[in-house]
RNA sequence: GAACGCUGGCGGAAUGCUUUACACAUGCAAGUCGAGCGGCAGCGCGGGGCAACCUGGCGGCGAGCGGCGAACGGGUGAGUAAUGCAUCGGAACGUACCCAUUUGUGGGGGAUAACUAUCCGAAAGGAUAGCUAAUACCGCAUAAGUCCUGAGGGAGAAAGCAGGGGAUCGCAAGACCUUGCGCGAAUGGAGCGGCCGAUGCCGGAUUAGCUAGUUGGUAGGGUAAAGGCCUACCAAGGCGACAAUCCGUAGCUGGUCUGAGAGGAUGAUCAGCCACACUGGAACUGAGACACGGUCCAGACUCCUACGGGAGGCAGCAGUGGGGAAUUUUGGACAAUGGGGGCAACCCUGAUCCAGCCAUUCCGCGUGAGUGAAGAAGGCCUUCGGGUUGUAAAGCUCUUUCGGCAGGAACGAAACGGUGGGGGCUAAUACCCUCCGCUAAUGACGGUACCUGAAGAAGAAGCACCGGCUAACUACGUGCCAGCAGCCGCGGUAAUACAUAGGGUGCGAGCGUUAAUCGGAAUUACUGGGCGUAAAGCGUGCGCAGGCGGUUCUAUAAGACAGAUGUGAAAUCCCCGGGCUUAACCUGGGAACUGCGUUUGUGACUGUAGGACUCGAGUGUGGCAGAGGGGGGUGGAAUUCCACGUGUAGCAGUGAAAUGCGUAGAGAUGUGGAGGAACACCGAUGGCGAAGGCAGCCCCCUGGGUCAACACUGACGCUCAUGCACGAAAGCGUGGGUAGCAAACAGGAUUAGAUACCCUGGCAGUCCACGCCCUAAACGAUGCGAACUAGGUGUUGGGGAAGGAGACUUUCUUAGUACCGCAGCUAACGCGUGAAGUUCGCCGCCUGGGGAGUACGGUCGCAAGAUUAAAACUCAAAGGAAUUGACGGGGACCCGCACAAGCGGUGGAUGAUGUGGAUUAAUUCGAUGCAACGCGAAGAACCUUACCUGGCCUUGACAUGCAAGUAGUAGAGUCCUGAAAGGGAGACGAGGUAGCAAUACCAGCUUGCACAGGUGCUGCAUGGCAGUCGCCAGCUCGUGUCGUGAGAUGUUGGGUUAAGUCCCGCAACGAGCGCAACCCCUGUGUCCUGUUGCCACUUAGGCGAAAGCCUAAAGCACUUCGGACAGACUGCCUCGCUUCAACGAGGAGGAAGGUGGGGAUGACGUCAAGUCAGUAUGGCCCUUACGGCCAGGGCUGCACACGUACUACAAUGCCCGGCACAAAGGGGAGCAAAACCGCAAGGUGGAGCAAAUCCAAAAAAACCGGGCUCAGUUCAGAUUGAGGUCUGCAACUCGACCUCAUGAAGCUGGAAUCGCUAGUAAUGGUACAUCAGCUACGGUACCGUGAAUACGUUCCCAGGCCUUGUACACACCGCCCGUCACA
Repeated sequence: GAACGCUGGCGGAAUGCUUUACACAUGCAAGUCGAGCGGCAGCGCGGGGCAACCUGGCGGCGAGCGGCGAACGGGUGAGUAAUGCAUCGGAACGUACCCAUUUGUGGGGGAUAACUAUCCGAAAGGAUAGCUAAUACCGCAUAAGUCCUGAGGGAGAAAGCAGGGGAUCGCAAGACCUUGCGCGAAUGGAGCGGCCGAUGCCGGAUUAGCUAGUUGGUAGGGUAAAGGCCUACCAAGGCGACAAUCCGUAGCUGGUCUGAGAGGAUGAUCAGCCACACUGGAACUGAGACACGGUCCAGACUCCUACGGGAGGCAGCAGUGGGGAAUUUUGGACAAUGGGGGCAACCCUGAUCCAGCCAUUCCGCGUGAGUGAAGAAGGCCUUCGGGUUGUAAAGCUCUUUCGGCAGGAACGAAACGGUGGGGGCUAAUACCCUCCGCUAAUGACGGUACCUGAAGAAGAAGCACCGGCUAACUACGUGCCAGCAGCCGCGGUAAUACAUAGGGUGCGAGCGUUAAUCGGAAUUACUGGGCGUAAAGCGUGCGCAGGCGGUUCUAUAAGACAGAUGUGAAAUCCCCGGGCUUAACCUGGGAACUGCGUUUGUGACUGUAGGACUCGAGUGUGGCAGAGGGGGGUGGAAUUCCACGUGUAGCAGUGAAAUGCGUAGAGAUGUGGAGGAACACCGAUGGCGAAGGCAGCCCCCUGGGUCAACACUGACGCUCAUGCACGAAAGCGUGGGUAGCAAACAGGAUUAGAUACCCUGGCAGUCCACGCCCUAAACGAUGCGAACUAGGUGUUGGGGAAGGAGACUUUCUUAGUACCGCAGCUAACGCGUGAAGUUCGCCGCCUGGGGAGUACGGUCGCAAGAUUAAAACUCAAAGGAAUUGACGGGGACCCGCACAAGCGGUGGAUGAUGUGGAUUAAUUCGAUGCAACGCGAAGAACCUUACCUGGCCUUGACAUGCAAGUAGUAGAGUCCUGAAAGGGAGACGAGGUAGCAAUACCAGCUUGCACAGGUGCUGCAUGGCAGUCGCCAGCUCGUGUCGUGAGAUGUUGGGUUAAGUCCCGCAACGAGCGCAACCCCUGUGUCCUGUUGCCACUUAGGCGAAAGCCUAAAGCACUUCGGACAGACUGCCUCGCUUCAACGAGGAGGAAGGUGGGGAUGACGUCAAGUCAGUAUGGCCCUUACGGCCAGGGCUGCACACGUACUACAAUGCCCGGCACAAAGGGGAGCAAAACCGCAAGGUGGAGCAAAUCCAAAAAAACCGGGCUCAGUUCAGAUUGAGGUCUGCAACUCGACCUCAUGAAGCUGGAAUCGCUAGUAAUGGUACAUCAGCUACGGUACCGUGAAUACGUUCCCAGGCCUUGUACACACCGCCCGUCACA
C1' cells in the first nucleotide's frame, strides 16, 4: 500500500501480491571489441571464369582464441537481537577503470583453440591424430623507484595496434619519425571497499548461572590487513542482577501516521546500509564474489530419454497456476537520463523513459445560468381550512467549461557529426585535442498537451443517515414477530429506533461498512496518578549491595553551564521564491535536523581527594518505671478423682424434656489424700515489647526505653531489592503428661428433615521438652526516618521552679498514651503536632469484575500445604462514601372497637339472594383480597335484552346533504298471506310559500350517491365520575442558611392536643393545600306570624244524673309550624404540671362544657385499582351485517362450593282477647273513607283530597286478662296437594297474595370470624323509591323500648412521628444462594 456493498462524467499527479522466500509454460532482462588474433560459416559488393564455380579484394562477420564487462544496474526480506543498523571515533589494510608525477616498453622461444580427418553417444557432449595466430603463454636482458636481507648482497617487468608523414634507407613489406590508444614498474590522490572500538536499538526471570579455543600469554601458521582467525605449549581465567546464558519475535535507518508536547504505533512507494538468490555446503576465476540470469558436490522437485544418461532454477520485466478479502500489460522505445564495450561510428540495456489497466489515494473541473405563482399537475400529510415537495418543474431569455465532431499544433534536442576560423601537439599547413561562429540529422510518448471553429442544455448524481450522543420527522405496514443496534437501547396494536413511502440532513464522483494505528485516556501518570474505607503498605525487625545524606575550608573538573568548531547524506517536514491556466505535483534558496565528537572557559551546585567542626548519631556517669525475654523454685483458691464417716431418695439438665448418675447408697455434708492446669481481687481509655505477644509470689541470667547534668568520639547517618532472624491459633514428628475444657464420634431432644443451634457423655488436642510448619480481619485495614505547622482536657514515667512546718498545692518541661478541635487535606466518612496537613529521602504495592491467589512450572515442607504466579473464556459492570424513601420476627413514643372488658351475631338448619363452578343452542356483559360477591340492577313473565334459534329488511328504526323522478302523488278505512315482522292488493284521496300567470321552491314518497348504525375491541390511548389508604395528620413552597452534590434546614427538639392543635426553644423567617372554624339538622330560650294547627280563659247550643263530652263563636295564652335573634368563649373559681406558657383535673352557673350530638366537607399522592355497558371520546374492526325488525326461548336452568341478609330452634316464649302512645314520607292513568258482600286475599261502592284540612292508617313491641308447661311441642315453618283472588295482550317455562290440608331440617351451631363505646348495641314496628304486577327477607329513611363494658396498651391488625441497619428502589409479594429436573 487497504478490502467489501451500492453508484459512477472528465482530466492531472501518485501508488498498485501486505497472503505461499509456493511452483513456474513462453519471450525478453549482459554484452561488446576485426583499431588484439588466426580466419571466412552466412549476407551484400567487386574481380576472374563460357559455365559449374573460384577468389577475404571490399563492406562486414557466425563460431573460436584473446581483452574488458559480467561483483554494477534490477528483485526480495527468508534469515539475523548482532558477524546487523544508526551516531561518533580509530589503525594494522586493499583498490581494475580515473587523475597527477617518475620511469620503461630491448631481444627471443615453445604451444593451443578455431579448422581438417576419423571415431563414440539418442541427446547433452566427448575422444584421438594433424595444421596455425596473437595485446594468449614462457624464459633471457635491463632495474630509477619497489620487495627481501645476516646490511655484504639478492629478487623481480612489459605488447603491441591504428592514423599521418618531409628527408634518409629498403625490391617490397617496411624501417625511421611523429600523434593517439595501449602495456610494464613505482609514488601520491580521489572515490570505493575490508577491519576495530564506544554509545543506542523488542518481549520473557514460570530462562540465574554461562563458558575448554573458553580468557590471557609465548612461539609458529594464515590473511590485503589487527586478532584464538588457526595450531602447540603455559597460566586459570572470562561473562553475569547495569540481566550473562536460554526462549520467542523482528531486516535496521532517514523517515511515515498520530499527538499541544512528551510520547505511542510503524518501517509500502523514495533514499542509505545489510542479508538472500530452489535447500544445504564448498571453493575456483578475478582488482573486486565465496558470485540472482558462473562452477563443483549433496538434497528435494520438475522436464527430456533410445533407460545407458542428461537438462533446469522469474525474491529481473511481462505473464501462468495456486493461496487469498485483495494488488495491473506475455505493450512501445533506447528519443531523453544513466550503465557496459569500442578510437569511433555504433551495438547492448524489461535500468530507465513512456503508454495500457484499476475512483486505490491526492488535487482540479463539470453535470448549467437568469427569469418564472395559476404557488400547475402528480406525490405525501391533514385539524379537511390547508400545508409541503416548491422557483422546484413547465414556459421565456441566455451561456457552452468538460465530452463528441472538424482543423492547426508543440516544449522535451543539443551534444556527437559536418564546415569556417583561433589555439595546442608536431619537422608538419597531416592526424589528434580544445575554443568560437555557421549548420545537416535525430521524438517512443504522439498528431499527445495546447490553440481555433461550428452545433447544441444538449451526453454526465449518487450514497449514507434522520431516538440521544449527532445535523435532520411524518404517514402506512408489522405486533418481543420480522428485524435494528457503535454505546445507551428499540419492537408485546397508535414504533420520529424495524420495513416502505413522502419530506429532511450530511457528504458528493463518490458515499457507507469492515479491518488497522494514534488521539481523546492524567485509563502505566518523565511531563502527569495513586495505596485508612474504592485496586493497592510486605506480619515484624536486622541488614550487604544500591539510592539519598549535617556545618566549614582548600584542591580538582567527572557531572553541570557557557563560547567556538567538526559532523548530523540527499529526499521528507517548515519558511520565502519559481514552473505547470489553479491545485495536487515538480523545483531554487534558507531554516531545521532538539544528536554525537573535539576544544576553550567558569567554579555556584552535585561528585571526588584532603583538612577542620558539633547541632545528626553514638559512648561514658547517675537515677527511674515496667505482665519485656529465658531458667529455677514456691503458694493459695477452685474443679475432678480416691478413701473413710454422717445420711436418704433423689440428683443433674432444659423453653419444656429426655439421654445420664443414684438403694451395689448418688446428690448433700465432714475429714484426709492424689494430680494437672490456670492465676480471682489489685486491673485501668494503665504498663512493657519490633511485631506475634506478655499477668500469683521469690531468686538467678539478660535485652530495650526514658530523664538529668556534664565529659568524650567526630557524620560514624536514613532507607533497604536479594538475604538472615522472629512470627497467634490450628496442624505435623519423637518422648512425656492429662484435672478441667473439648473438634471428631455416640446418645437424647428440636424439626417436614436437623449430618446444626440445646442437653448428657467423649478420643485427639489444649500442657511440657526438642524439631518442623510460616499462615490470620498478623488491623490503626494507615511502611520507615527527618523537619515544620493554633490550641484545650485527661492519664502513665522522669526532672525543674514557686508556695507551705508538713501533708500537699500550683506551675514549667520531657518521653509515652487517650479524647475534643483551628488551619489545611479528603469523593465523602473522617484525619487533624502520635496527620490522612506542608515537604524531603528510601523501600513495598495497585491498574475493571469474574475465571483466581486458581492451573502449569520452579523453590520450600514429613505431610497438610506455603510462596512465586498466568491464560483461554465470560460480563458491562464490580466497588466506595453519602442522600431520599421503603422494609426489619431493630429500638423509643403515640393513636384507632386494633386488642382487652362486654353485648349481639356469622360459620351448623330451611328457604331467599349474589358469586364461582359445571351445564347449555343461549344460560348476554361487567365487578374478583381488604377496596368483587342483596355489587352496576331504585323491580328480567313479553318489553327491558345487550344472549340463542328461526323468519325477515338493506340509504336502513334515527340525522344531514346532493341528484333525478313524482296528481290518482302523500296519506289511507279495508282485504289476502303469515307466528309476527314483513310481503302483496286497494275503494277513497290532498297540502304549504313566492308569483298576475307560466312556473319555481317546500313538505311527503320512490330511486341512486354521500352516509347512518354497532351494548363490536382497547379503562394498558383518554375525558368525566366515583372507590381505597383515610377524616389518617399529613403534603409542600418562597427567601435565607448549610452541603461539591443528591439533598438538608424550616417540618427536628422539650411539653401539649382529636389534630404539623397550641406554647417554648432553635439558622431560620414566612406562606400555601389539609386540621379547626364558617354551612345544614338537632338540643334551650326570647320575639314575630296564626290557617288547614291549638283550645287555657269567656259566650252560645246539644247530650248527660254528674264528672264531663261534642259543635259553633271568640281568642292566639299553651302546644306546634315557619321566620328572626340570643346562647358556649376554658369567659369565671380552685388545683396540678411548669417555662407565672400552652395545657390538664375539678367546680360554679347553665337547656347544653371543654370538638354538645349528627351531617355535608376527603390535602400532595398511591393502587397502569374500577368504568369504552350511563354519557363523551382517539385509534382499530363490521357495512344485504358485528346494523335493523319480529316470534319463541334464555338471563330463573343444578352434583356442588363461598359471601350476604331473613326466619327459627322457643317460656324474657307462642296463641287468644282487651287496651295505649309515634315520627317521617306518599297520593290524580293517583290515594281512596263510610256502608255492604266474602273465613280471607279481595269485590261492590265512590264521600273526601292536588293535601298541617281528605285518604292509605291499624303503629308494633309495651301493658292487662286467659291458655300452653319443656315436647320436635299450641315451637319452627320448608315442601307438597286442593281451591281461590289480583295485576297484566299473556302468569307453562317464570308473578305475588288468600283459604283449607300437609308439617321437612332445625333443640343455639367445629376450626375460624364480624359489628358495636350511648339514645349507641340489641329489639319493635312505620313509610318511601323503583313499579301494571312482583321474587323486597334487599335498599333508603322514620320513630318506639332501650342496655352492658373499657383494668389497661404486653400481644394481633392498621396508621403516625423520631432513630438505627440494609447487598431493597417494580422498594420484603424485594433481593438472593445451593441442589435437582426440563428446555
This is a predicted structure of a 1383-nucleotide RNA (small-subunit ribosomal RNA) from a metagenome. RNAcentral holds the sequence, with entries from SILVA. Rfam family: Bacterial small subunit ribosomal RNA. Its family is annotated with ribosome and structural constituent of ribosome in the Gene Ontology.